[in-house]
RNA sequence: GGGCCGGUAGCUUAGUCCGGUUAGAGCACCCGACUGAUAAUCGGGAGGUCAAGAGUUCAAAUCUCUUCCGGCCCA
Repeated sequence: GGGCCGGUAGCUUAGUCCGGUUAGAGCACCCGACUGAUAAUCGGGAGGUCAAGAGUUCAAAUCUCUUCCGGCCCA
């Protein structure tokens, strides 16, 4: 230099193929129930604008382009 894959909550991730329900889940965190107390369990809550920017569209995490970061392969 060229090609491919990935970047979504504090962490791990689903969703992207084929654009359309309020972006979901587990763990962690906070509150409550239970307990003599703790853990476990149960109920509730907060936490994201989907790596960044631009474009297409009535509508973009999803499609297109550029850039950044990480991994793999080729040279």
Overview:
Model confidence (mean pLDDT): 82 of 100. This is a predicted structure of a 75-nucleotide RNA (transfer RNA) from an archaeon. The sequence is in RNAcentral, with records from ENA. Rfam family: tRNA. By type it is a transfer RNA.